Source information:
The RNA shown here (small-subunit ribosomal RNA) has 1554 nucleotides and comes from an uncultured bacterium. It matches the Rfam family "Bacterial small subunit ribosomal RNA". Its family is annotated with structural constituent of ribosome and ribosome in the Gene Ontology.
RNA sequence: AAGGUAACCAGGUAGAGUUUGAUCCUGGCUCAGGACGAACGCUGGCGGCGUGCUUAACACAUGCAAGUCGAGGGAGUCGCCCCUUCGGGGGUAGGCGACCGGCGGACGGGUGAGGAACACGUGAGCGACGUAUCCUGGUGCGGGGGACAACCCGGGGAAACCCGGGCUAAUACCGCAUGGUCCUCCUUCCUGCAUGGGGGGGAGGGGAAAGGUGGCCUCUUUGCAAUGCUACCGUGCCGGGAGCGGCUCGCGGCGUAUCAGCUGGUUGGUGGGGUGAUGGCCCACCAAGGCGACGACGCGUAGGGGGUCUGAGAGGAUGGCCCCCCACAUUGGGACUGAGACACGGCCCAGACUCCUACGGGAGGCAGCAGUGGGGAAUCUUGGGCAAUGGCCGAGAGGCUGACCCAGCGACGCCGCGUGUGGGAGGACGCUCUUCGGGGUGUAAACCACUGUCACCCGGGACGAACUUCUCAGGGGGGAAUACCCUCUGGGGUUGACGGUACCGGGAGAGGAAGCGCCGGCUAACUCCGUGCCAGCAGCCGCGGUAAGACGGAGGGCGCGAGCGUUGUUCGGAAUCAUUGGGCGUAAAGCGCGCGCAGGCGGCUCGUCGCGUCGGGAGUGAAAUCUCGGGGCUCAACCCCGGGGCGGCUCCCGAAACGGGCGGGCUAGAGACCGGUAGAGGCCGGUGGAAUUCCCGGUGUAGCGGUGGAAUGCGUAGAGAUCGGGAAGAACACCCGUGGCGAAGGCGGCCGGCUGGGCCGGAGGGGAGACCCUUCAUCUGACGCUGAGGCGCGAAAGCGUGGGGAGCAAACAGGAUUAGAUACCCUGGUAGUCCACGCCGUAAACGAUGGGUGCUAGGUGCCGGGGGGAGCGACCCCUUCGGUGCCGCAGCUAACGCGUUAAGCACCCCGCCUGGGGAGUACGGCCGCAAGGCUGAAACUCAAAGGAAUUGACGGGGGCCCGCACAAGCGGUGGAACAUGUGGUUUAAUUCGAAGCAACGCGAAGAACCUUACCUGGGCUUGACAUGCACGUGAAACCCCUGGGAAACCAGGGGCCCCCUUCGGGGCACGUGCACAGGUGCUGCAUGGCUGUCGUCAGCUCGUGUCGUGAGAUGUUGGGUUAAGUCCCGCAACGAGCGCAACCCUUGCCCCGUGUUGCUAGCAGGUCAUGCUGAGGACUCUCGGGGGACUGCCGGCGUCAAGCCGGAGGAAGGUGGGGACGACGUCAAGUCAUCAUGGCCCUUACGUCCAGGGCUACACACGUGCUACAAUGGCCGGUACAGAGGGCUGCGAAGGGGCAACCUGGAGCGAAUCCCCGAAAGCCGGUCUAAGUUCGGAUCGUGGGCUGCAACUCGCCCACGUGAAGCCGGAAUCGCUAGUAAUCGCGGAUCAGCCACGCCGCGGUGAAUACGUUCCCGGGCCUUGUACACACCGCCCGUCACGCCAUGGGAGUCGGGAGCGCCCGAAGUCCGUGUCCCAACCCGGGGCAACCUGGGAAGGAGCGGCCGAAGGCGAGCUCGAUGACUGGGGCGAAGUCGUAACAAGGUAACCAAU
Repeated sequence: AAGGUAACCAGGUAGAGUUUGAUCCUGGCUCAGGACGAACGCUGGCGGCGUGCUUAACACAUGCAAGUCGAGGGAGUCGCCCCUUCGGGGGUAGGCGACCGGCGGACGGGUGAGGAACACGUGAGCGACGUAUCCUGGUGCGGGGGACAACCCGGGGAAACCCGGGCUAAUACCGCAUGGUCCUCCUUCCUGCAUGGGGGGGAGGGGAAAGGUGGCCUCUUUGCAAUGCUACCGUGCCGGGAGCGGCUCGCGGCGUAUCAGCUGGUUGGUGGGGUGAUGGCCCACCAAGGCGACGACGCGUAGGGGGUCUGAGAGGAUGGCCCCCCACAUUGGGACUGAGACACGGCCCAGACUCCUACGGGAGGCAGCAGUGGGGAAUCUUGGGCAAUGGCCGAGAGGCUGACCCAGCGACGCCGCGUGUGGGAGGACGCUCUUCGGGGUGUAAACCACUGUCACCCGGGACGAACUUCUCAGGGGGGAAUACCCUCUGGGGUUGACGGUACCGGGAGAGGAAGCGCCGGCUAACUCCGUGCCAGCAGCCGCGGUAAGACGGAGGGCGCGAGCGUUGUUCGGAAUCAUUGGGCGUAAAGCGCGCGCAGGCGGCUCGUCGCGUCGGGAGUGAAAUCUCGGGGCUCAACCCCGGGGCGGCUCCCGAAACGGGCGGGCUAGAGACCGGUAGAGGCCGGUGGAAUUCCCGGUGUAGCGGUGGAAUGCGUAGAGAUCGGGAAGAACACCCGUGGCGAAGGCGGCCGGCUGGGCCGGAGGGGAGACCCUUCAUCUGACGCUGAGGCGCGAAAGCGUGGGGAGCAAACAGGAUUAGAUACCCUGGUAGUCCACGCCGUAAACGAUGGGUGCUAGGUGCCGGGGGGAGCGACCCCUUCGGUGCCGCAGCUAACGCGUUAAGCACCCCGCCUGGGGAGUACGGCCGCAAGGCUGAAACUCAAAGGAAUUGACGGGGGCCCGCACAAGCGGUGGAACAUGUGGUUUAAUUCGAAGCAACGCGAAGAACCUUACCUGGGCUUGACAUGCACGUGAAACCCCUGGGAAACCAGGGGCCCCCUUCGGGGCACGUGCACAGGUGCUGCAUGGCUGUCGUCAGCUCGUGUCGUGAGAUGUUGGGUUAAGUCCCGCAACGAGCGCAACCCUUGCCCCGUGUUGCUAGCAGGUCAUGCUGAGGACUCUCGGGGGACUGCCGGCGUCAAGCCGGAGGAAGGUGGGGACGACGUCAAGUCAUCAUGGCCCUUACGUCCAGGGCUACACACGUGCUACAAUGGCCGGUACAGAGGGCUGCGAAGGGGCAACCUGGAGCGAAUCCCCGAAAGCCGGUCUAAGUUCGGAUCGUGGGCUGCAACUCGCCCACGUGAAGCCGGAAUCGCUAGUAAUCGCGGAUCAGCCACGCCGCGGUGAAUACGUUCCCGGGCCUUGUACACACCGCCCGUCACGCCAUGGGAGUCGGGAGCGCCCGAAGUCCGUGUCCCAACCCGGGGCAACCUGGGAAGGAGCGGCCGAAGGCGAGCUCGAUGACUGGGGCGAAGUCGUAACAAGGUAACCAAU
């Protein structure tokens, strides 16, 4: 300094997408973040620091990784010196390699296989231990002996290597001497923590050592050697220390119970062996123990920790680099040596493998560093150096060191830097978009000015180096010593792999250096083109089927940047395993219920202990990491220093409230006892009546029975019905309840016996209290709650044995129904249902709600008990305890709902849940006679599956109410012929569209050409049509002529020679050329507009307020009323808008005005007659204006309202009739061919012109019509009355002709004037007489008429002739409620004409019926259910068929793992040993001695024994792979069969069993 420190302050915890039409909740999936020993794709300038086989503990070529010491020893050799007989010999500071010997090779380095264990971590213990080197204290080192290598000789072998003989040294080896600790025994003192520890004395026993180097001195003439002295090193013994190790224990850290029991050295004891040491570690004997639900044993997995990643934390995941520990070293076993090993670069044996071999034998072990092959998605150089740090050896110099330090390779990670900086246009080119104006890229570039990091070139050039050693000087110590040695200080010299690197200076020059991913939402970033459910994308939701911000490319943008993405893994988000921090009525989740062991939890009070707990202190918690402060590399990464932290464990002292232990007391919990009391509580025995069936008998006759309707069935052999009698079994009507009892299942006639549980009551008085009084019936004293396992009970069905069997009734049979009907309905009918005994053990075993205790407003009903008041009272009132219901406050809940009987507030205990499917399945285990039950997965697959509530829609749900919806009625269609439209077929073409209602006499209100869009053929290309520009011509247009042709058109000739002008030109037209025109080509699923339809239905919404978490509700529901959301009343709503109605048109009455072309009553004139004329302004009428109708008036009903009913008046009533008018919206309804229009497509043709053909076809089918089938009619004759329209390329009169169509004729009229215009049905008269006709008119023939350029394909009309089908129409189906239907004619549009019988209008004549709303269809409002929401034309289930996938069973087959029994038995330790070998020591003999020899001891070999790896045999266990066949499961496009479920799903559904 950081840090700590109460309050305080700060830091610190983020979500999103996806289930629905929408909502809230539950819940899973997915995403955004961080991390990595990574890998892959694209890309890649520099540097620093890190890091790099995660797989085959697979196999390894080659080199290196552990040696060193000559100051332990001997010999050899080289060099040098000396001598030499020239063979050689001697000496020596030095070099070299082997040998004897010492120390080291047990460290360092690698790896993670094994191991679930005292292996690791942490904390203790060893009074049960070891320790080479090092430090320190003490003490000693005397005197001898015998060998073996090397070497020499001989021999064997291919080799590796080995054997025999001989010589020799030592710090190698062996006796002897001395010797304290040490061991044994005796004695004694002190002490601790049980075994024990420490000290004194005595006796006995056993037992050590090694020298080397340097210097000096002395003896000696000198030198050398020896001796001695000395320094250093080494050495024996005994203590101490440090460090290291061994052993023991507490606690901690994986999964699995589909592993529940395990264990024979097992557990303990005694004695022994063994070890450095405890111990069953090993052995003998004895005992029979030990472990386990607090998880033994088994199986699977795994090195452990410090730490690392993540996380707010708790936690989760992880253990690469670095550090600590462990384990391993080709596999398995074993020991030896040693202080230390059972030994990575040692040994022996066995196995596998590789290599060498002369076939006899040998050699080897990279999980050391590099490197190779292999495996793999994937992981480096066969580098430099011992300069530094460290290690081993050495006195030292020094040697060795793939430890280490460096360098190399890899963007593998972290960190830093650069790829330039400033200026520079309303903004170049290119690219891109565009609404064609422009916008974007974009100050970006160019260009100008400047800078110089990095890289490049040149020059300079480190730190890391301090030691050691050498030398000089000085101090100190040892020593007899100024020798010498040791030590310290200072000066100088010497040492760098990296490396000529970092760094510094200079030079040149913007010069060499940017990519990757993404741009639908999440999630930051948008356009164009291409593509057309293709190609493709995708983390989730999801994109792509002709305008794709989602695919691919491009432009642009966003993000990061030497990187960026992807994949994988992990934590987070995930409160989605919830300790912090979740749940279980309906979402997943309460065991069917009880008893209860263990366990968990537990009332009041006193004492005590101090286990938990709390306070203080001590020890430990390695370092690194982390964090804070500081420092060093220019910064950072990185590194260094210091502080903190490391959440833990142990020990000591203290506290005693709470929890706990122990002891004592208490009574409120619990229980006992006494007195009452209700009850379908249980078991056993008995008993009763009703009903059903059967049997017998009587009466009696033809049916009964059954159903939607029937049939099967029963009945004339007498049923059914009815009466009497009898038999049998089962169940107990009414009472009965919203009631009672039971733990649950469950329990129902009556009586008796036995028996379980519940509920209620167990005192009064005084006093503030302590307590006291009276009376007396109290007692135990926490004995409790829960309850894993366990045990018991447990509906129905089912099983076993034996009974019983009336009714009912799976299976089964028959009859129906049906497309089928293995069903629903009917007739029968067996198990079973019943009893006894024994099993089963399940359920929608439900309150879908575990048990216990306490607390938290009330109201009301019922059941059982007690107390009080009042009263005649079982009536009533108050109160209390227990039970059982309903409503409801607070609170809770996602909502629904719960609410003192909690789903509220709390505590205790148990059970259970963690997305859907697969699946309550498989395997395993347990249970069962079986059926099956309990326990209970995975692969695979989906982006959901769900709960509650909301709005709709729907229902073979309900209520209310409308509509020609049904019914009632009239007339039709469906049958015929024809017309017309359509389908189909045909065709060169039969152009196109319209398609249930709502396409089909529709677009067509006019297809012979035209139209025309189609087909065939022939032409034209700036075009048949528009605009602009350039050039040419001056005309063009037009007219005429010729040739070809079907025409269009082509070719040629002739005529005509424009207008304006400021004189520049302009206009106009044609020709040529360029822009462009043109398209009935596609998309009505890109559109505008217009239209149809629900539907003239009465609805659809909004603002504000209120309610609800929300979708949303309220308003708009309700009570009335209406044609109407029309109006009234009520109401948490109050208002408002679009709709309804009204306003508009028309029609019906009246009035006013108007008075021609209309009208004509009166007047006048005239005619055969007529408003014909004068005239009139009355009437009709025309046009314009106004009035009138409003439930206004009366009565009744009704909430006094709205209104309804009736009435009056009125031309008209309760919207008078008709029309126009069509809310929010629905149908991706219709139309790109009316028009307009985006996009796409064609461009000598998909444009345009022409001729001809086609749209008119014809086996058929349908729609819409017309005409009929006749007498209410046909025909003939006569005769009456409209309205609304139209008319000048028009209507066309009179008159004439023709049978007629029509022709002729032309008056009049642009029309209240003239014409079309005779209306027809009707009425009057006649005829026909029931017939395919005097009905009907198709078809065909002939002849005509008209329009038109032209009637062949393909017009209409007339006349004559011909006369078809058809005699009223199957199933089915349409219109119409009044001036309507029906019926009759008239007009108009289009139009030359017309296929019009169509369409749109007009008037004439003119009905019937409506009880009613059950049913069909459509609709409105309310309500209900819902698994529907492209909304019932919905949704959805199962089999079957096909393809793919994973999986169970399966005769078996193959392999892995661990164990058991037996056999064999290597190496090796140990034990035994009578054979063999043997220098030292002992004994005997010989010798003077050296020594020789014999025996012994000890040792070794051999042999034997125990154990013992690998191997073999055997029976099993377990895991995996595979397997003919087989089982189900999942997924898959539009397959097949049916219709189970969702609406009363058309038989309510569901659960379990059969």